[in-house]
RNA sequence: GCUCUCGUGGUGUAGUUGGUUAUCACAUCUGCUUAACACGCAGAAGGUCUCCAGUUCGAACCUGGACGAGAGCA
Numbered sequence: 001g002c003u004c005u006c007g008u009g010g011u012g013u014a015g016u017u018g019g020u021u022a023u024c025a026c027a028u029c030u031g032c033u034u035a036a037c038a039c040g041c042a043g044a045a046g047g048u049c050u051c052c053a054g055u056u057c058g059a060a061c062c063u064g065g066a067c068g069a070g071a072g073c074a
Stems, first nucleotide, its partner, number of pairs: 001073007010026003019057001028044005050066005
């Protein structure tokens, strides 16, 4: 330099032939439990889906560009 894949709460992820309130696990916080901790149970907070533009009545999802990560080729 070229080609391909990917970017979603703190971490790891589900969700794509567009459609109301974006899923789960762990972690965090609060309460119950305990002498206390851990485990367990109940609840809560936390995301405007990497950014910009376009298409559309409507975009995490489609299109173009940018940035970043990974793989392959040279």